[in-house]
Context: one part of a larger RNA
RNA sequence: UGCUGGUCGCCUGAGGGGAAGAUGUCCUCAGUACGAGAGGAACUGGGUGUCGCGGCCUCCGGUCUACCGGUUAUCCAGCAGGGUAGACGCCGGGCAGCUGCGCCGUUGUGGAUAAGGGCUGAAAGCAUCUAAGCCCGAAGCCACUCCCGAAAAUAGGCGACCAACCUGGGUGUAGGGCUGGGCAACCAGCCUGAUCCCAGUCGAGGGCGGGAGUAGAAGACUCCGUUGAUGGGGUGGGGGUGUAAGCACCAAGGAUUAACAUCCGAGGUGCUCAGCCCGCCGCUCCCAAUAGCCCGAGGUACACGG
Numbered sequence: 001u002g003c004u005g006g007u008c009g010c011c012u013g014a015g016g017g018g019a020a021g022a023u024g025u026c027c028u029c030a031g032u033a034c035g036a037g038a039g040g041a042a043c044u045g046g047g048u049g050u051c052g053c054g055g056c057c058u059c060c061g062g063u064c065u066a067c068c069g070g071u072u073a074u075c076c077a078g079c080a081g082g083g084u085a086g087a088c089g090c091c092g093g094g095c096a097g098c099u100g101c102g103c104c105g106u107u108g109u110g111g112a113u114a115a116g117g118g119c120u121g122a123a124a125g126c127a128u129c130u131a132a133g134c135c136c137g138a139a140g141c142c143a144c145u146c147c148c149g150a151a152a153a154u155a156g157g158c159g160a161c162c163a164a165c166c167u168g169g170g171u172g173u174a175g176g177g178c179u180g181g182g183c184a185a186c187c188a189g190c191c192u193g194a195u196c197c198c199a200g201u202c203g204a205g206g207g208c209g210g211g212a213g214u215a216g217a218a219g220a221c222u223c224c225g226u227u228g229a230u231g232g233g234g235u236g237g238g239g240g241u242g243u244a245a246g247c248a249c250c251a252a253g254g255a256u257u258a259a260c261a262u263c264c265g266a267g268g269u270g271c272u273c274a275g276c277c278c279g280c281c282g283c284u285c286c287c288a289a290u291a292g293c294c295c296g297a298g299g300u301a302c303a304c305g306g
Base pairs, nucleotide, nucleotide: 005162006161007160008159009158010157011156015148016147017146021051022050023049024048025047026046027045034039052106053105054104055103056102060100061099062098063097067093068092069091070090071089072085073084074083075082076081095279108144109143110142111141116136117135118134119133166200167199168198169197170196175192176191177190178189179188180187181186202298205295206294207293208292210224211223212222213221230288231287232286233284234283235282236281237280238278239277240276241275246271247270248269249268250267253264254263255262
């Protein structure tokens, strides 16, 4: 842009895509059928694996440069708290998220057939699966089950909402009316006026601007927007780390002293299941989603009623 008013939502499914499945072994059938014996099946039903595919993060692991702790060197005079040593200094843990080595699912039903097996059956009194006709028959083919898909131009269906306008200006054509002239045909002028053009009002809905994420390279998508828990903050829960700083007590050892004594002190214990932190789950309008701007059909035909 189109789909013949505009908009929103839900479908149908022409057409397109896929490999979404492949396979081992065990039990049962059954020591059965079969076979003199030796041997020795199958259909069906069930269990358990492998490969592939799809999904997920409860468990088990990985990662986790959010986070917590330990520790070395050095610097900020010392404590505390930090910087740097990699684009974590090194080390020990680690939620969410992401992920596999983890967990879950994974094929059946129908149709038409191939080779092949048959029925009926002539040509050809018989026979013959074939010539007419008919029944079966595969991991293969097609359909459903999975995904996309009204731009499928034969351009689909259903439901809902809005609209079948209003105001002002311009042009002044069809038609109508009036005035003047003319005997008349007619001529000239003025008014009104369907239509057309411009601007505005209303208007379902949409977009921008705004807060975000189940989405994401940008667009897009999904949600929220005060009639509100959308994000942040606060707070409660649930988690991570592992017991903070400070103070008190204890203390190996050291310094000093004639002696009594005094001072320093790694470290330990208690207050402390602490402190610090959180992309998780709630609650709470404290903060910010304010105010606003733009686009947007308004036609045709038919029927009915007045």
Record summary
The part of an RNA shown here (large-subunit ribosomal RNA, domain VI) has 306 nucleotides and comes from a Candidatus Brockarchaeota archaeon. The organism belongs to Candidatus Brockarchaeota, within Archaea.